[in-house]
RNA sequence: GCGUGCUCUGGGGUCGGUGAAAUUCCGAGCCGGCGGUGAAAGUCCGCGACCCGGUCACAACCAGUGACCGGUUGACCAGGUGGAACUCCUGGACCGACGGUCAAAGUCCGGAUGGGAAGAGCAAUG
Repeated sequence: GCGUGCUCUGGGGUCGGUGAAAUUCCGAGCCGGCGGUGAAAGUCCGCGACCCGGUCACAACCAGUGACCGGUUGACCAGGUGGAACUCCUGGACCGACGGUCAAAGUCCGGAUGGGAAGAGCAAUG
């Protein structure tokens, strides 16, 4: 270092205005999971979350749950520095699952005391 087992960690963000009613509209703010990369990334590459489908198991059936496999999955340019940056600096932009709601949600509530990319530690052994 690789493999195995166990444990822990593992997502952030609001005020004002209008109104009968909105943290949903309007105005101004605020936020940014994991690994990678010639150098630090919400916008590059890949992954996870959410959603959809299939197979199998449990279930008399249905519903549902779990495992595995597959699919889907948003958004950036210009200038500067440099050996090297779509990652840094300057400027201007853009994006954000599903269900709910006296009124339309990245920011409120909920599934979720869940799941999870992955990270750290410990143990024995090869």